[in-house]
Annotation: This is a predicted structure of a 72-nucleotide RNA (transfer RNA) from Caulerpa racemosa. The RNAcentral record of the sequence draws on ENA. The prediction has a mean pLDDT of 83. Its Rfam family is "tRNA". The family's RNA type in Rfam is transfer RNA.
RNA sequence: UUCGGGGUGGCGCAGCGGUAGCGUAUUGGGCUCAUAACCCAAAAGUCCGAGGAUCGAAACCUCGCUCCGAAA
Numbered sequence: 001u002u003c004g005g006g007g008u009g010g011c012g013c014a015g016c017g018g019u020a021g022c023g024u025a026u027u028g029g030g031c032u033c034a035u036a037a038c039c040c041a042a043a044a045g046u047c048c049g050a051g052g053a054u055c056g057a058a059a060c061c062u063c064g065c066u067c068c069g070a071a072a
Stems, first nucleotide, its partner, number of pairs: 001071007010024004018055001026042005048064005
């Protein structure tokens, strides 16, 4: 320099254009003699940034930032 793949709750990851979910963790409650086990519930993200197309974008297009890999 060129090409490819990533960036989504604290962490690890899903998510056909129709107002974002799972696991785990956290908090509260239950159960229990007790508990890190088990059961129930809650909080926590406007999706890396800025534009564009669209009635409507995490998703499509463009330009940046950043991480990983490959080629030279």